[in-house]
Formats: sequence, C1' cells, structure tokens
RNA sequence: GUUGGUAUAGCUCAGCGGUAGAGCAAGGCACUGUUACUGCUUUGGCGUUGGUUCGACUCCAACUAUUGACU
Repeated sequence: GUUGGUAUAGCUCAGCGGUAGAGCAAGGCACUGUUACUGCUUUGGCGUUGGUUCGACUCCAACUAUUGACU
C1' cells in the first nucleotide's frame, strides 16, 4: 500500500427494515436462627458522522478503533 472480519449493558454474546434481549455481574426485596443457595425485581447499551426509507442495530458511504490475509 491492497483487501476481509469485528465494534450492541460493567463482562461474554444474540438480534437478517417495524417496541433492543439473554447469561453473568451490581442494587433492592422475599426466603433462612445467620451466611450461602433459590425466587422476584430494578439500574444500565446499538463506535462516530452523513445518506436511503413512512420507519435503520439492521441497507449505503466516509471516518475511528481492533484483528487477520496479501505485498
């Protein structure tokens, strides 16, 4: 220099145009003589900027970060 992948909650990951989810973690409550376990519940997120669309995590472009291949 060319080219591909990835970017979603504190962490690991789903979500193929129509209300953003799970597990773990954190806070609260119940349970228990106490702790633990278990159950219920709450908090919290789409890398950035534009474009397409009635509607975008999703499609398109550029950029940023990270990772691989080629040279």
RNAcentral holds the sequence, with entries from ENA. Transfer RNA from Candelaria pacifica, 71 nucleotides, folded computationally. The organism belongs to Candelaria, within Eukaryota. Its mean pLDDT, the model's own confidence on a scale to 100, is 82. Rfam family: tRNA. The family's RNA type in Rfam is transfer RNA. About the family: Transfer RNA (tRNA) molecules are approximately 80 nucleotides in length.